[in-house]
RNA sequence: CUUCCGCGAGGGGCGCUGCGACGGGCCGCGAGGGCCUGCCAGGCUCGGGAGGAGUGUUUGAGCAACAACGGCGCCCGUUUGAG
Repeated sequence: CUUCCGCGAGGGGCGCUGCGACGGGCCGCGAGGGCCUGCCAGGCUCGGGAGGAGUGUUUGAGCAACAACGGCGCCCGUUUGAG
């Protein structure tokens, strides 16, 4: 750096729409193709675990501190400020 995990965290809930991914159907010689339909707003970031690749003028341990984001509407919670 990257892949995976019914892993953890990013306060909780209800409703709506539906891009991607995924499931089903049809079309197409075929395609990472097209259409319809179902599902669908933690798919993102941080961390943990298990692998893979790479690097070596660097590596590891400990301590402390700490997130940033997430369509629309509504409700609750928490903190702060004003009245």
Molecule: SAH (S-adenosyl-L-homocysteine) riboswitch aptamer
Organism: Betaproteobacteria bacterium